Predicted 3D model of a 339-nucleotide RNA (Bacterial RNase P class A) from Caldicellulosiruptoraceae bacterium PP1. Taxonomically the source falls in Caldicellulosiruptoraceae (Bacteria, Bacillati, Bacillota, Caldicellulosiruptorales). The prediction has a mean pLDDT of 76.
RNA sequence: CGAGUAGGUUGAACGGUUGCACAAAGCCUUUGCUUUGUGAGGAAAGUCCGAGCUCCAUAGGGCAGGAUGCCGGGUAAUGCCCGGUGAAGGCGACUUCAAGGAAAGUGCAACAGAAAAUAACCGCCACAAACAGUGGUAAGGGUGAAAAGGUGAGGUAAGAGCUCACCAGCGGUUAGGUAACUAACUGGCUGUGCAAACCCCAUCCGGAGCAAGACCAAAUAGGGGGACUAUACAGUUGCCCGCUGUGUUCCCGGGUUGGUCGCUAAAAGUCUAUGGUAACAUAGACUUCAGAGAAAUAACCGUUCUCGACAGAACUCGGCUUAUAGACCUAGUCGCAUU
Numbered sequence: 001c002g003a004g005u006a007g008g009u010u011g012a013a014c015g016g017u018u019g020c021a022c023a024a025a026g027c028c029u030u031u032g033c034u035u036u037g038u039g040a041g042g043a044a045a046g047u048c049c050g051a052g053c054u055c056c057a058u059a060g061g062g063c064a065g066g067a068u069g070c071c072g073g074g075u076a077a078u079g080c081c082c083g084g085u086g087a088a089g090g091c092g093a094c095u096u097c098a099a100g101g102a103a104a105g106u107g108c109a110a111c112a113g114a115a116a117a118u119a120a121c122c123g124c125c126a127c128a129a130a131c132a133g134u135g136g137u138a139a140g141g142g143u144g145a146a147a148a149g150g151u152g153a154g155g156u157a158a159g160a161g162c163u164c165a166c167c168a169g170c171g172g173u174u175a176g177g178u179a180a181c182u183a184a185c186u187g188g189c190u191g192u193g194c195a196a197a198c199c200c201c202a203u204c205c206g207g208a209g210c211a212a213g214a215c216c217a218a219a220u221a222g223g224g225g226g227a228c229u230a231u232a233c234a235g236u237u238g239c240c241c242g243c244u245g246u247g248u249u250c251c252c253g254g255g256u257u258g259g260u261c262g263c264u265a266a267a268a269g270u271c272u273a274u275g276g277u278a279a280c281a282u283a284g285a286c287u288u289c290a291g292a293g294a295a296a297u298a299a300c301c302g303u304u305c306u307c308g309a310c311a312g313a314a315c316u317c318g319g320c321u322u323a324u325a326g327a328c329c330u331a332g333u334c335g336c337a338u339u
Stems, first nucleotide, its partner, number of pairs: 001335003005331006012304007020039008041310001045321002048319005053209004060241004065205005070084005085099001086097004100200002105198002107194003121141002123137005149167006168190001170187007213261004223252006232246004268287008
C1' cells in the first nucleotide's frame, strides 16, 4: 500500500421567521392567554419467539397435542446470549450447523444391476480336457449415490482379515477434564445411508389477548321461541377425573355504538467501583428522555459540506430475522515492497 474478517459510532449540520402536540406553573368565572421543558428508530419494519399486565378464575391432575435437542454458564423467560466440544468450509483472521438415539420397533433407498440382504452376470481355479456339466471363490471387471471396511505385502488350486503393517469404524482399560469430549494402549475383525421418515428418550408448556379489560352516562321491546332441570346443566383450548356455581344455556329480533381510564417510572437509562475469559451480577451516584386518538415535530429563507440510504411509535419490555447510500473508529489475518 492492497485484499479480506470481526466489532462499534453516526445516519446531514448551523442560523432566522411562522406553525403543531403533551406536561408543569401563572393569569383569566369558563371556552382561552403567557412562560418553561420535552417531542419517532437502529431497525419504529416482520408479527417470528419469550415475558410483564388484564380477564376466564376460587383452580389441581392425567391423556392428547405442541416446542426444544452436544456440554457448561447467563437471564424474569425464551427457540435468545456467552464460553467450550465436535463436524463442514476457508491459506488465514473467521463463518455455519434441524449437533440425543439406527443394538426397542416399523419403514424407505426409483432406475440400472446377478444381487440393495435368501447375493453370483462376466471372470479366476479344480475335475473334465472336444462340448456340456459339477464344485470352490468374491481378489479383478461391469451397474449404481452406495455392493461382504480401505491400501500394500505374504499366503492359496484360485481367492478371502486367512495372516501381518498402517488407517477408518465399533467395543474395552487407563489418564486428563464439572461435562460434551480428547489422548495412549488394546480386541473380535466389521453390511451402508436416511429419524429435515414414523418413532423412542430427555426437558419445557393452562387459554385468550389492549379491538385484553374496568367505570360512567344514555336509550330500548323487564320482547318472542327452544333444550335440560340437582342422578341435571354450565364453567375453565380438545377429552377424562376432580373442583366450583345454582338455575344454566341456545336461536331470532330490538336499543346504545357517547365519554373517562387502561396509556407510560419502566426486569428503565448513563457513569463509576468490585467479581467474572465473557454473557452478566452486586453496590453507589445521577437522569426522567413521545403518549397521539383519523392520528402531533411541518413550511419558508440563508450558509456549510462527506450532497444525505433503509425508512415513522399506537400497552410496554427482552430477543431474533429482514432492509440499509455515505462517513468515521478499533482489533486481528493474508499478500507485495522497503528497512
Overview: It is recorded under the gene name rnpB. The sequence is in RNAcentral, with records from ENA.